[in-house]
RNA sequence: UGACUUAGCUUAGUUGGUAGAGCAAUCGUCUCGUAAGCGAUAGGUCGUAAGUUCGAAUCUUAUAGUCA
Numbered sequence: 001u002g003a004c005u006u007a008g009c010u011u012a013g014u015u016g017g018u019a020g021a022g023c024a025a026u027c028g029u030c031u032c033g034u035a036a037g038c039g040a041u042a043g044g045u046c047g048u049a050a051g052u053u054c055g056a057a058u059c060u061u062a063u064a065g066u067c068a
Base pairs, nucleotide, nucleotide: 001068002067003066004065005064008023009022010021011020017054025041026040027039028038029037047063048062049061050060051059
């Protein structure tokens, strides 16, 4: 100096309009049973703290961590 930080894990969302997916988890279904399949549910106020704005994951500033 540059990139990254969003759910347990991997991540999408960069036109600012109250955040999605896959896997995993829980419940149900199916099976003689297990796994797979199918259906449903829960789980994140977006590293932290401020600022701008009617409104911020998104823009600005500071700061912490990781990588080069």
A computed fold for a 68-nucleotide RNA from uncultured Anaeroplasma sp., annotated as transfer RNA.
Taxonomically the source falls in Anaeroplasma (Bacteria, Bacillati, Mollicutes, Anaeroplasmatales).
RNAcentral holds the sequence, with entries from MGnify.
It matches the Rfam family "tRNA". About the family: Transfer RNA (tRNA) molecules are approximately 80 nucleotides in length. It is annotated as a transfer RNA.
Its mean pLDDT, the model's own confidence on a scale to 100, is 81.